[in-house]
Molecule: c-di-GMP-I riboswitch aptamer
Organism: Armatimonadota bacterium
RNA sequence: CUCCGCUCAAGGCAAACCGGCUGCAAAGCCGGGACGCAAAGCCGACGGGUCUUCGCUUCCGGGCAAAUAUUCCUGCACAGGAAGCGGAGAUGGCCGGGCCGCCGGG
Repeated sequence: CUCCGCUCAAGGCAAACCGGCUGCAAAGCCGGGACGCAAAGCCGACGGGUCUUCGCUUCCGGGCAAAUAUUCCUGCACAGGAAGCGGAGAUGGCCGGGCCGCCGGG
C1' cells in the first nucleotide's frame, strides 16, 4: 500500500415495539428496549430505488342536468382510485459511489 473478517482485546451503534416532542405526511429527535451490524461512522448539493406531499395531464369509476323507449353522444361541478411528468421533501439500517476509521489476519 492492498485484500480479507475464521480467532482475540478494548469498546461502539441500536431494528421492531413503548413513552414524550416536532412535522400535513414520509419521517426525525430524546428516553426505554435489542432485531441485528466490521463501518448500522459521515455525505440525500454524486446516481439509482422506495416512500411522502403539492401541481398539471390522461385514464377508470361514480354523481347531477339535458335528451331519450334504452344506449351512445353532450354539458356541469366534485368526494374517490390509477398512471405519467414536474416541484418540494424523507430514507446512508435499500443499493452503487465518495470521505474517514478500531482490532486481528494474509